This is a predicted structure of a 71-nucleotide RNA (transfer RNA) from a bacterium.
Its Rfam family is "tRNA". The family's RNA type in Rfam is transfer RNA.
The prediction has a mean pLDDT of 84.
RNA sequence: GGGCCUAUAGCUUAGCGGUAAAGCGCGUGCAUGGCAUGCACGAAAUCGGGGUCCGACUCCCCGUAGGUCCA
Numbered sequence: 001g002g003g004c005c006u007a008u009a010g011c012u013u014a015g016c017g018g019u020a021a022a023g024c025g026c027g028u029g030c031a032u033g034g035c036a037u038g039c040a041c042g043a044a045a046u047c048g049g050g051g052u053c054c055g056a057c058u059c060c061c062c063g064u065a066g067g068u069c070c071a
Stems, first nucleotide, its partner, number of pairs: 001070007010024004018054001026042006047063005
């Protein structure tokens, strides 16, 4: 320098163009004398910019960061 892949909650990951989901973690309440634990409820996220579309995490382009291969 070039090819390919990845970027979603604090962490690990889902998500076939139409309300963003789960596990762990966090907060509140209940159960227990208390801890652990269980149950219920809740807060919290789409890497940045542009384009296409009635509508984009999703498709396209550019960039940034990471991984991998070639040179």